[in-house]
RNA sequence: GCCGACAUAGCUCAGCGGUAGAGCGGCGCACUCGUAAUGCGCAGGUCGUGGGUUCGAGUCCCACUGUCGGCU
Numbered sequence: 001g002c003c004g005a006c007a008u009a010g011c012u013c014a015g016c017g018g019u020a021g022a023g024c025g026g027c028g029c030a031c032u033c034g035u036a037a038u039g040c041g042c043a044g045g046u047c048g049u050g051g052g053u054u055c056g057a058g059u060c061c062c063a064c065u066g067u068c069g070g071c072u
Stems, first nucleotide, its partner, number of pairs: 001071007010024004018055001026042005048064005
């Protein structure tokens, strides 16, 4: 330098163009003599950045940035 994949909650990841979710973690409550476990609930997201398409974009297109892999 070229090609490809990925970027969504603190972590690991889902998410047919139409209200952003799960598990783990955090907090509260219940249960217990107490803790753990278990059950119920709550909080936590400018969906990497900037544009474009569309009535509508996490999703489609382009550029950029970063990470990983391959080629030279």
Molecule: transfer RNA
Organism: Armatimonadetes bacterium JP3_11